Predicted 3D model of a 265-nucleotide RNA (Bacterial large signal recognition particle RNA) from Vermiculatibacterium sp. The prediction has a mean pLDDT of 75. The gene name in the source record is ffs. The sequence is in RNAcentral, with records from ENA. It matches the Rfam family "Bacterial large signal recognition particle RNA". About the family: The signal recognition particle (SRP) is a universally conserved ribonucleoprotein involved in the co-translational targeting of proteins to membranes.
[in-house]
RNA sequence: CCGCGCUAAUCGGGGAGACAGCGGUGCCCUGUACCUGCAAUCCGCUAUAGCAGGGAUGAAUUCCGGCCCCCGGGAGCGUACUGUGUUGUCUGACUCAGGAAAGCAGUGAUGAUGGAUCGGUCCCGCGCAACGCUCACCCGUGAACCGUGUCAGGCGGGGAACCGAGCAGCACUAAGCGGGCUCGAGCGUGUGCCGCGGGGAUCCCGUUCCUGAGCCGGCUGCCUGGGUAACGGACAUAGUGUGUCUUUCAAAGGUCGGUGCGCGG
Numbered sequence: 001c002c003g004c005g006c007u008a009a010u011c012g013g014g015g016a017g018a019c020a021g022c023g024g025u026g027c028c029c030u031g032u033a034c035c036u037g038c039a040a041u042c043c044g045c046u047a048u049a050g051c052a053g054g055g056a057u058g059a060a061u062u063c064c065g066g067c068c069c070c071c072g073g074g075a076g077c078g079u080a081c082u083g084u085g086u087u088g089u090c091u092g093a094c095u096c097a098g099g100a101a102a103g104c105a106g107u108g109a110u111g112a113u114g115g116a117u118c119g120g121u122c123c124c125g126c127g128c129a130a131c132g133c134u135c136a137c138c139c140g141u142g143a144a145c146c147g148u149g150u151c152a153g154g155c156g157g158g159g160a161a162c163c164g165a166g167c168a169g170c171a172c173u174a175a176g177c178g179g180g181c182u183c184g185a186g187c188g189u190g191u192g193c194c195g196c197g198g199g200g201a202u203c204c205c206g207u208u209c210c211u212g213a214g215c216c217g218g219c220u221g222c223c224u225g226g227g228u229a230a231c232g233g234a235c236a237u238a239g240u241g242u243g244u245c246u247u248u249c250a251a252a253g254g255u256c257g258g259u260g261c262g263c264g265g
Base pairs, nucleotide, nucleotide: 001265002264003263004262005261006260009057010056011055012030013029014028015027020046021045022044023043024042034054035053036052037051038050063258064257065256066255067254068253072249073248074247075246076245077243078242079241080240081239082238083237084236085235086234087233090232092231093228094227095226096225097224098223099222102220103219104218106215107214114210115209116208118206119205120204122199123198124197125196126195127194128192129191130189131188132187133186134185135184137180138179139178140177141176147172148171149170150169155164156163157162
């Protein structure tokens, strides 16, 4: 160096999750790289880390290791959006109260504001009027008998003339009822362009006199204090995206190196 046979090893790998840890089934990414049974309210194993059984290749382009590259996944950080919570000691916003008076508006020499005087409104007393009620007055009605007058009939007395009591009727009245008048009287009142007298700290209104330019605080703006978690802001948290960021794992690929045994020629 060649031929024959055997063994180690290989017959997918990785990520997240779960697990004390390692694998598998399941999910995901790559990729095409045996079969059967077990297996997520799990199935096996113990740092040599699937178990049990069977099969194929088999010492090298195929196995092992290093480096490069990189599909993809995870974490952190930043950032955007959305949701939730907190914050009124955020003062952006909203709202309330007060202040001052820069602007606008209103008003003012047909006199602002202020001062003085006299009155009114206000209170008290008296009176007047109005209103309501009552009384009085007028009209009407109104008594079977227990009101008056006249009393038919009937009744009684009488010889008679006449007399008597007296029902009904009629008239007039009492109590009562209805209406009217508003001239008269009384009582009362959340009545009054009323009258007289007295009182009256202040507010308001008016007259007269003096003074002579502001007054007002409606709107905008400003200042002070209080309140409100609806909006905006800040903080925290959760989710979904995103990144010439950091880190980690990493398939496939490329490259370099390493690695048995036996027999025969």